[in-house]
């Protein structure tokens, strides 16, 4: 320098054009004398940054940042 692959809740992931969910922590409440453990309900997401394309973008498309790999060049 090139090329890939990744980035989503505190964490660890799904979804790839119709507006985001699991699971684990968190917070109530229930069970007990009390904790655990179990259930029941709940909060919390600018979907890496900014452009674009669409009636709509987490999902396409450029750019750029950040990790992760692989290739190449210097010395």
């Nucleotide at each position: 320098g090139c090329c890939g692959c990744a980035g989503u809740a505190g964490c660890g992931u799904a979804g790839g054009g119709g507006u985001a969910g699991c699971g684990c922590a968190c917070g109530u409440c229930c069970u007990u004398g009390g904790u655990a453990a179990g259930g029941a309900c709940g909060g919390g997401g600018u979907c890496g940054u900014g452009g674009g394309u669409u009636c709509g973008a987490u999902u396409c498309c450029c750019a750029c940042c950040u990790g992760c790999g692989g290739c190449a060049c210097c010395a």
Transfer RNA from an Alphaproteobacteria bacterium, 75 nucleotides, folded computationally. RNAcentral holds the sequence, with entries from ENA. Rfam family: tRNA. Rfam links the family to the GO term triplet codon-amino acid adaptor activity. The source organism's lineage runs through Bacteria, Pseudomonadati, Pseudomonadota and Alphaproteobacteria. Its mean pLDDT, the model's own confidence on a scale to 100, is 82.